Context: one part of a larger RNA
RNA sequence: GGCAGGGAGUCUGUCUUUGUAGCGAGGUUAAUUCAAGUAGCCGAAGCGAAAGCAAAGCCUGCGCAGUUCACGAGGCAGGUGGGUAUGAAAGUGCCCAAGUUACAGGGACAGGACCAGAAGCCGGUCGAUCUAACCCUAGGUAGAGUGAAGUCCUUCGAAAGGGGGAUGGAGGCUCGCUACCGUUGUUGGGAUUCAAACCGCUCGGGUAACCCGGGGUUAGGGGUAAAAAGCUAAUCGAGAUCGGCUAUAGCUGGUUCCCCCCGAAAUGUGCCUUAGUUCAGCCUCUCCGGAGAUUGGUAGGAGGGUAGAGUUACUGACUGGGUAACCAAGGUUCGAAAGUUCCAGUUACCCUGUCAAACUCCGAAUAUUCUACCGUCGUAGAAGGAGGGAGUGAGGGAUCGGGGUAAGCUCGUACACCCGAAAGGGAAUCAACCCAGCUCAAGGUUAAGGUCCCAAAAUGCUUCUUAAGUGACUGAAAGGAGUCUUCAACCUCAGACAGUGGGAAGGUUGGCUCAGAGGCAGCCACCCUUUAAAGAGUGCGUAAUAGCUCACCCACCGAGGUUGUGGGCCCUGAAGAUGGACGGGGCUAAAGAAGCUACCGAUACCUUGAACUCGAAAGAGUGGUAGGGGGGUGUUCCGUUAGGGCAGAAGCAUGAUCGUGAGGUCAUGUGGACCUUUCGGAAACAAGAAUCCUGCU
Numbered sequence: 001g002g003c004a005g006g007g008a009g010u011c012u013g014u015c016u017u018u019g020u021a022g023c024g025a026g027g028u029u030a031a032u033u034c035a036a037g038u039a040g041c042c043g044a045a046g047c048g049a050a051a052g053c054a055a056a057g058c059c060u061g062c063g064c065a066g067u068u069c070a071c072g073a074g075g076c077a078g079g080u081g082g083g084u085a086u087g088a089a090a091g092u093g094c095c096c097a098a099g100u101u102a103c104a105g106g107g108a109c110a111g112g113a114c115c116a117g118a119a120g121c122c123g124g125u126c127g128a129u130c131u132a133a134c135c136c137u138a139g140g141u142a143g144a145g146u147g148a149a150g151u152c153c154u155u156c157g158a159a160a161g162g163g164g165g166a167u168g169g170a171g172g173c174u175c176g177c178u179a180c181c182g183u184u185g186u187u188g189g190g191a192u193u194c195a196a197a198c199c200g201c202u203c204g205g206g207u208a209a210c211c212c213g214g215g216g217u218u219a220g221g222g223g224u225a226a227a228a229a230g231c232u233a234a235u236c237g238a239g240a241u242c243g244g245c246u247a248u249a250g251c252u253g254g255u256u257c258c259c260c261c262c263g264a265a266a267u268g269u270g271c272c273u274u275a276g277u278u279c280a281g282c283c284u285c286u287c288c289g290g291a292g293a294u295u296g297g298u299a300g301g302a303g304g305g306u307a308g309a310g311u312u313a314c315u316g317a318c319u320g321g322g323u324a325a326c327c328a329a330g331g332u333u334c335g336a337a338a339g340u341u342c343c344a345g346u347u348a349c350c351c352u353g354u355c356a357a358a359c360u361c362c363g364a365a366u367a368u369u370c371u372a373c374c375g376u377c378g379u380a381g382a383a384g385g386a387g388g389g390a391g392u393g394a395g396g397g398a399u400c401g402g403g404g405u406a407a408g409c410u411c412g413u414a415c416a417c418c419c420g421a422a423a424g425g426g427a428a429u430c431a432a433c434c435c436a437g438c439u440c441a442a443g444g445u446u447a448a449g450g451u452c453c454c455a456a457a458a459u460g461c462u463u464c465u466u467a468a469g470u471g472a473c474u475g476a477a478a479g480g481a482g483u484c485u486u487c488a489a490c491c492u493c494a495g496a497c498a499g500u501g502g503g504a505a506g507g508u509u510g511g512c513u514c515a516g517a518g519g520c521a522g523c524c525a526c527c528c529u530u531u532a533a534a535g536a537g538u539g540c541g542u543a544a545u546a547g548c549u550c551a552c553c554c555a556c557c558g559a560g561g562u563u564g565u566g567g568g569c570c571c572u573g574a575a576g577a578u579g580g581a582c583g584g585g586g587c588u589a590a591a592g593a594a595g596c597u598a599c600c601g602a603u604a605c606c607u608u609g610a611a612c613u614c615g616a617a618a619g620a621g622u623g624g625u626a627g628g629g630g631g632g633u634g635u636u637c638c639g640u641u642a643g644g645g646c647a648g649a650a651g652c653a654u655g656a657u658c659g660u661g662a663g664g665u666c667a668u669g670u671g672g673a674c675c676u677u678u679c680g681g682a683a684a685c686a687a688g689a690a691u692c693c694u695g696c697u
Base pairs, nucleotide, nucleotide: 001697002696003695004694005693006692011111012110013109014108015107016106017105018104019103020102021101022100023099026042027041028040046053047052057080058079059078060077061076062075066071067070081096082095083094084093085092086091114254115253116252117251121244122243123242124241125240126239132218133217134216135215136214137213139211140210141208143175144174145173146171150167151166152165153164154163155162156161180205181204182203185201186200188199189198220236222232223231224230257632258631259630260629261628262627267280268279270277271276281392282391283389284388285387286386287385288384292377293376294375296374297373298372299371300370301369302368308362309360310359315356316355317354320351321350322349323348324347325346326345330343331342334339395419396418397417399414400412401411402410403409424435425434426433439610440609441608442607443606444605445604449600450599451598452585453584454583458597460596461595462594463593464592465591471587478572479571480570482569483568484567485566487564488563489562490561491560499556500555501554502553503552505529506528507527510524511523512522535550539548540547611622612621613620614619633686635683636682637681638680639679642676643675644674651670652669653668654667655666656665657664658663
């Protein structure tokens, strides 16, 4: 792991509610074997804190069911009374006749109270054969080294004392795998082990505060401790064991057959409350009620100050410029100084250019509210009301907004949305994106999305674009003689643009400056002439000249050219860690844009049949977690009824068949002695889960 068996809302009391039954202004018994028992309990009267006082209403209208269509229990509306408390009164509060007993179902409370699960707390008892300390009594420690005091000899000294040599043998001295005790390091070995702390190597102590045998003492808030909260029998920040004990757990896990109807909430309020709970909200069931209700559409009315827009319509911010005034401090000119000039600066106004959640001269769409009509729902019972039972009170996503650099972030009194509790088709995969709300069976048509192959359906049609495998994760500012296209201006057969050939001169080396300055370092000026045209010179160049070139002109050539402004697609910008993804193959369309026609494609829609719910029918409906309600199946036992069985019961196996299902029936085989039906009753009544328990494997 598998299989089998076991395994969780029970019982008692009190209260409440629903149903059924009995009796009814009454109902009912407790103890007990019966008979008896009338004590008690609930109800028949309320109000008041109490003293206490003390009602069995009446009238009118409407009207559901029902029926003789006008009556009309209950019901609704209006009026008028009664009791009591309070009050001087007025008034106000409560009240003015159906219960009770039994049984069964739902629920509450108290109990172990659906089952399993703590760490813990308290009490009794047992432990010092482990270990800690102490006491008594025994035992153990190879070998080597060092060489304290003392003593002797010698020497120095007046002495005190010192030096040297021997001797001597001290020490919580030294070395040491002697024995013995310990355990520093180890990413070594081992790791269901040799071992619930071992093995190997390495290492510490080794005549002492040493090691050790035997016998004793100290006990759980206690002991013992050279102190680590260490040790106290593999257990220690309070031992083990038994009991209180089914401790408690707002926490976690589990909680066993079927079908049918409806179907939530993750919000508000209080709480030592935020993992919980109370009341409300939202769900469900029953009853009362008896005619309207309203989520949609259209039109009209009402209020608004958001989005947007605007800025001589206010408030505030802000770019550049101008004018005016002021100018303390700063820079600056002139001056000996006083002072003064110019800038910068400040304020106001004007022009120009831009902004605002806490600006508004303006101002939507939506939304809100009222009315009317249409629609929808409603006598198959709406609106409204009463009562029984809940669950929920961790939400999340899309869209629209606020905050934030941002977040799989956070907030919203936005939201007739979705997931939660929703299956099916599409988006390769993918709770909430698109389509679409699944009773069962069969056939057809479409939606989203698609139609080259994987893979159902167009290698469809028309006109363009793209060359980047762009398309094919999203992608900015900024760039692009990439390419297509719109529009505008200008040049052009009196010859444009490009190219090629030729010319590009004279006064003059303009003047100044300068070593030089000659078109071409720099400064000033920038004329005149010859011309088809040619600058007192566009660039290169020289020390300066020279030289090359350009503007400009002519010739050749022969038809468009140049520039700008928009738009489309494309390119760069463009960076992530194993090799890699348009889902893949592959595609130049099978990519992109605009259109057209077919087809494929879902549990959607249509048709036919069936089941169930509601309903008289016609008809409509039937996804569903928590949860409410209804109806059933099966197991064991009891009563009752009817049967079966050695000519083969139960059980087991296989097959057939009936039922929406839980399940039922039959046949055959096996088996070898009991079993079932009807109608009722009673439960230790249904297993896949609990790291469930026990057994087998």

The part of an RNA shown here (large-subunit ribosomal RNA, domain II) has 697 nucleotides and comes from a Candidatus Aenigmatarchaeia archaeon. The coordinates come from a structure-prediction model, not an experiment, and the mean pLDDT is 82. The organism belongs to Candidatus Aenigmatarchaeia, within Archaea. Its Rfam family is "Archaeal large subunit ribosomal RNA". Its family is annotated with structural constituent of ribosome and ribosome in the Gene Ontology.